[in-house]
RNA sequence: GACGAACGCUGGCGGCGGGCUUAACACAUGCAAGUCGAACGAGGUCCAUUCUGUAGCAAUACAGAGGAAGACCUAGUGGCGAACGGGUGCGUAACACGUGAGAAACCUGCCCCGGACUCUGGGAUAACAGUUGGAAACGACUGCUAAUACCGGAUGCCUCCGCUGAGUCGCAUCACUUUGUAACGAAAGAAUUUCGGUUCGGGAGGGCCUCGCGGCCUAUCAGCUAGUUGGAGAGGUAACGGCUCACCAAGGCAUCGACGGGUAGCUGGUCUGAGAGGAUGAUCAGCCACACUGGGACUGAGACACGGCCCAGACUCCUACGGGAGGCAGCAGUGGGGAAUCUUGCACAAUGGGCGAAAGCCUGAUGCAGCAACGCCGCGUGCGGGAAGAAGGCCCUAGGGUUGUAAACCGAGUUAAUAGCUCUUCUCAUUGAUGUUACCCGCAGAAGAAGCACCGGCUAAUUCAGUGCCAGCAGCCGCGGUAAUACUGAAGGUGCAAGCGUUAAUCGGAAUUACUGGGCGUAAAGCGCGCGUAGGCGGUUUGAUUAGUUGGAUGUGAAAGUCCAGGGUUUAACCUUGGAACUGCAUUCAAAACUGUCAGGCUAGAGUACGGUAGAGGGGGGUAGAAUUCCACGUGUAGUGGUGAAAUGUGUAGAGAUGUGGAGGAAUACCAGUGGCGAAGGCGGCCCCCUGGAUCGAUACUGACGCUGAGGUGCGAAAGCGUGGGGAGUAAAUAGGAUUAGAUAUCCUGGUAGUCCACGCUGUAAAUGAUGUCAACUAGCCGUUGGAGGGGUAAUCCCUUUAGUGGCGCAGCUAACGCAAUAAGUUGACCGCCUGGGGAGUACGGUCGCAAGAUUAAAACUCAAAUGAAUUGACGGGGGCCCGCACAAGCGGUGGAGCAUGUGGUUUAAUUCGACGCAACGCGAAGAACCUUACCUGGUCUUGACAUCCUACUCGCGAGUUUAGGAAACUAGACUUUUCGGUUUCGGGAGCUCUGGGACAGGUGCUGCACGGCUGGCGUCAGCUCGUGUCGUGAGAUGUUGGGUUAAGUCCCGUAACGAGCGCAACCCCUACUUUUAGUUGCCAUCAGGUCAUGCUGGGCACUCUGAAAGAACUGCCAGUGAUAAGCUGGAGGAAGGUGGGGAUGACGUCAAGUCCUCAUGGCCCUUACGGGUUGGGCUACACACGUGCUACAAUGGUAGUGACAAUGAGAUGCAAAGUGGCGACGCUAAGCUAAACUCAAAAAUCUACCUCAGUUCGGAUUGCACUCUGCAACUCGAGUGCAUGAAGCUGGAAUCGCUAGUAAUCGUAGAUCAGCGUGCUACGGUGAAUACGUUCCCGGGUCUUGUACACACCGCCCGUCACACCAUGGAAGUUGGUUCUACCUUAAAGCAGAUUGCUAACCGCAAGGAGGCGUUUGACCAAGGUAUAGUCAGCGACUGGGGUG
Repeated sequence: GACGAACGCUGGCGGCGGGCUUAACACAUGCAAGUCGAACGAGGUCCAUUCUGUAGCAAUACAGAGGAAGACCUAGUGGCGAACGGGUGCGUAACACGUGAGAAACCUGCCCCGGACUCUGGGAUAACAGUUGGAAACGACUGCUAAUACCGGAUGCCUCCGCUGAGUCGCAUCACUUUGUAACGAAAGAAUUUCGGUUCGGGAGGGCCUCGCGGCCUAUCAGCUAGUUGGAGAGGUAACGGCUCACCAAGGCAUCGACGGGUAGCUGGUCUGAGAGGAUGAUCAGCCACACUGGGACUGAGACACGGCCCAGACUCCUACGGGAGGCAGCAGUGGGGAAUCUUGCACAAUGGGCGAAAGCCUGAUGCAGCAACGCCGCGUGCGGGAAGAAGGCCCUAGGGUUGUAAACCGAGUUAAUAGCUCUUCUCAUUGAUGUUACCCGCAGAAGAAGCACCGGCUAAUUCAGUGCCAGCAGCCGCGGUAAUACUGAAGGUGCAAGCGUUAAUCGGAAUUACUGGGCGUAAAGCGCGCGUAGGCGGUUUGAUUAGUUGGAUGUGAAAGUCCAGGGUUUAACCUUGGAACUGCAUUCAAAACUGUCAGGCUAGAGUACGGUAGAGGGGGGUAGAAUUCCACGUGUAGUGGUGAAAUGUGUAGAGAUGUGGAGGAAUACCAGUGGCGAAGGCGGCCCCCUGGAUCGAUACUGACGCUGAGGUGCGAAAGCGUGGGGAGUAAAUAGGAUUAGAUAUCCUGGUAGUCCACGCUGUAAAUGAUGUCAACUAGCCGUUGGAGGGGUAAUCCCUUUAGUGGCGCAGCUAACGCAAUAAGUUGACCGCCUGGGGAGUACGGUCGCAAGAUUAAAACUCAAAUGAAUUGACGGGGGCCCGCACAAGCGGUGGAGCAUGUGGUUUAAUUCGACGCAACGCGAAGAACCUUACCUGGUCUUGACAUCCUACUCGCGAGUUUAGGAAACUAGACUUUUCGGUUUCGGGAGCUCUGGGACAGGUGCUGCACGGCUGGCGUCAGCUCGUGUCGUGAGAUGUUGGGUUAAGUCCCGUAACGAGCGCAACCCCUACUUUUAGUUGCCAUCAGGUCAUGCUGGGCACUCUGAAAGAACUGCCAGUGAUAAGCUGGAGGAAGGUGGGGAUGACGUCAAGUCCUCAUGGCCCUUACGGGUUGGGCUACACACGUGCUACAAUGGUAGUGACAAUGAGAUGCAAAGUGGCGACGCUAAGCUAAACUCAAAAAUCUACCUCAGUUCGGAUUGCACUCUGCAACUCGAGUGCAUGAAGCUGGAAUCGCUAGUAAUCGUAGAUCAGCGUGCUACGGUGAAUACGUUCCCGGGUCUUGUACACACCGCCCGUCACACCAUGGAAGUUGGUUCUACCUUAAAGCAGAUUGCUAACCGCAAGGAGGCGUUUGACCAAGGUAUAGUCAGCGACUGGGGUG
């Protein structure tokens, strides 16, 4: 796009179309084929004239009889029709259909044209009447009768057939012309025309038959066929013919697909498509087939007959049980099936058909109507104005936006008639189912009329709420796990619109079966390789021919449809006229280039002869040496062998080693080479025999003999199989030893098939160049093997050409990689193969094989991918280079003990919460007795402890003191005191506050995976990027790689790159040196004064020091080295030397790293509680495990004594000197200090004496007693002091941490937090080492390169078994069904043939009788049925095999 559609939601009108795709399932009821009286006899009804009766004067009325002619009706005989029209698509793969031919092999009622005739006789029969059977259907007998019913005879133009004679045409059976002879028929009605009948010829239309060509799938159907193929003969038919029969021959069909199986009505056309094609065959039209299923004939012009007959079968119905009836795939309609398809309508008015002379009758054909949006087409559901941008809804950044001129409201308006043409012999009149039609006129009234789908991308259109991997969506990708533009709803929007979506099936896109128009090195795809049959293709030249080819003409290609141009319905759909087209087939004429065919030539393809050459080419036979093993003997002694290390093994019964001799089998070192040969597999010592091919050279010969190659046939590694040999080494299986968690492996010691030979089989390999064979053409350069020619040398050599074999490389090709004269380039010929992944190279079937197995080769089901090449990362028990306390070299620790502290676990009413490898665990916490505090228990408050505001009320509140209850919070009191500072019209107003109500407060409640901010790790690692340009189809690359160098992407050089940014470095701070300046609270050299003593004082600022400002270091200088560069090494000078030392500073990113309990914050949750207050408790528990520390284990030490030298800091709720009491913690008293001034404040190391190697004068845990301090408070639960007690511990397993110089180690000091409390943390100084060969290894990082099936990126990906669930499928004892062949049995009806001592009107005969007919019967044939074997296709099947998904 399209549809005979269906389903969901919705639904105003009209026109034109179409409407059981399924059960060719079964059918109630009505109708669908009759007609003719002008063929015939008979019957019935009506009725004029007439007659009779009654009434009447009569006209007349009523009743009856009769009934010619006439009208109407009816069953029957007879004629025509019923073979058309209408339905359906079962069957059929076929001359069924389409198309084109043919019939010298045929038939034809009615109709048309033409010719001739239409004479004369006869016997019956239905109807009817009577008798009679049956329930019925339907009969039986007797009697009467007619015809256009039936029969005999005459005629015979013409015709037909048989025989006969002659001539002409044709390839021929024959055809035509002609002589004679035999046979064959007829009907009336009417009296005016006419309609008929018989026969002959012709026509038109119809039918039958034959042939060429065309259109489905399957080879897992490869052979089929006995009336089969043909002959001559007979029969039969309208006619040809094995159509049928007897005889004869043995043919016929088939890989150009016979036979078999499956499916299917065919066509014009329809849908789609640019076309070629693909799909389809409803409606309309042509043909065919069928009519309940199967068979059969009759009648007839025509049937083997839809609404006829006979038989068989199934089914249904009626029945009196004896017997009968039926066939909607006609129109309606019913049941059933199904997702699904209509009214038991009207009319013959029109068109057409049947009958009839006609009127007319019949007609479910047809014309119309009905039903259902089933389709196509058209129209409408209003138009104009209308901003307060209403209300309501939705959203919101709270300003507004949107729905939206939309509504309300106001105003106005309303949807053609006919003329003409055509037809009928003429005139006149008439006929309408549709039809209450269309149409016209008038009236009324906005009145009666909008939905559906979608809104993540593809794809036009977005927000909110709900939900929370649930519910659900989904065409593909995919959405949903608490902020869903994707689910559901709403608002808004988009698209189409009386429809809109969905589903099914179909074409396109799909160049995704490729004819037009694809491919095969690596994506699927070249047979393992030759030879060769059919087939396909084929060098050059001449002539002939015209089959292919090309052009013209003729016939045909039905109509409808499509297309073009017109016309008619108001338009359109629709209808209609004309044209074009129908790309085809057939015949004929012409052309002769090309292809084919025939004939004749040529030599360039191919081949042969001659002479050389190289070679692991093949087969057979012989032979050689080295080595291994074994055997014998000698020498000789303890191991040998093997491995990463070992052991098994072997050896004192003498191995291994070594020497001599022997046996046997297999393989041939060096030469040896991207060397050679072969079709491939493959081939390797040497010699001999047989043998294939290649190549080179010059000449001669043949004359296209060629290429490819479906089937076919041969060769074909290794392993394997069979028979028989052989067996040294090696070695599946197997044994033992190791390794390992295990080790059915790797390693070792043994070892059997096999490996070897002969003869057979197998027929496969990553049989690979993953590249079929042949031929031609298309830049170069460098090797190498074989040959030939030329040149040259003393020699190695050089050039040309040819046949191989290699490496680069241009054009070109390729998705890229790459290929590139040995093509994957440009072309030609032929073959093979491919069509998403898996299932599967599997199953079944066939073929081959001894087997193993090979070959051919599916489907169900399942997934949305599988694959190739390249790119960027990441990763590697890959490689190169480099760095880091990373290792190494050292020093000191941890891990063992006790304690401190944190964590886990456990416990608990609670042990609040967070942090979890490095990068949680002396972490948040710079300090939990109450508080903190978030947790628990009890008791208690509800606008609240805190903020802002509204409202009502109130004149008290507030501050201080205090009483009672209570654990406190809190509750109830007592006393004292008490606003306006800027106001006022004196009413008030303002402010604080109590109480009640309402907005709200409050939350350390949840989500760090919604976030901001801050922080940690990679990492102070050297990286991370951009612009322009260039390269690449692209992802991307280049720059940023390379050579050096650096701490560094630091710098230099090179370079399709040139530049730039964030990082590095520098700029900043501290420290090390100097100068200048300034000297108080600091300092004191000189001067002066003073003290027991002290910068104590005057004075000074020189020095130290402090503060500020400058300078100084830059590879600057020298030497060497390096590319003369960057730089590196060494040196000088210098306080400092190569970033001097330390700090701050942290690129792009990444870990959903950490934190909602610092703070801020979205969303959610609680609101007399998850909020607030409070008492007490808990965070301090304790079988245990871990981390981080302290103290130790002692003599480099402990104790006691003596006593010198620091730096950073802190101090008014404070630091506190001095004095004094206490053994001490500390108490009392108290100067100074808001600090370079006073205080903390004593530094510790050092030195001297004692201790003398012990669980000690080490170590100090634990515990007891007594105290001190802080503080409302020291029990849970603080720190300190004194006395007493005196535990473990004697240097710490596996493992593991820190540190490279003023560092480690060691020693003390200060501070923050803080009432009090630290072994922690943050700072400060004192003393003050050892070692670094070096980068192999461990860890981490950087860079280049390589592999990759990884990309949430190796903590990746992923294989197989097992277990469970589900799904489809193979096998299977069997079982059930369909279908088919063959053989046999049984044969119905019918026709045919034969028989007949049954019956018999027409004709013959005087008669008897005959001919003929009817009946009966037999035969062959035969439907259905039955039996048996077999084939084939399906269903089910215990159990079982693998496969798929989860």